[in-house]
């Protein structure tokens, strides 16, 4: 230098054009308990950035940034 894959709550993943973006772990609060843990209930928290296409974008296109890999 070229090519490929990836970027979603604090962490790990799903959603592959139609929704209120889903699940687990974690955090916080409550119930319970002598206390803690466990269990149960609830709450908060997220689509890397900027354009474009579309009635509608996490998803498709372009550019940028970042991570990983391959070739030279």
């Nucleotide at each position: 230098g070229c090519c490929c894959u990836c970027g979603u709550g604090g962490u790990g993943a799903a959603a592959u054009g139609g929704a209120u973006a889903u699940c687990a772990c974690g955090a916080c609060a409550g119930u319970c308990u002598u206390c803690g843990g466990a269990a149960c209930u609830g709450u908060a928290g997220g689509u890397c950035c900027a354009a474009g296409u579309c009635c509608g974008a996490u998803u498709c296109u372009u550019g940028g940034c970042g991570a990983g890999g391959g070739c030279a």
A computed fold for a 72-nucleotide RNA from a Patescibacteria group bacterium, annotated as transfer RNA. The organism belongs to Bacteria candidate phyla, within Bacteria. The coordinates come from a structure-prediction model, not an experiment, and the mean pLDDT is 81. The sequence is in RNAcentral, with records from ENA. Its Rfam family is "tRNA". Its family is annotated with triplet codon-amino acid adaptor activity in the Gene Ontology.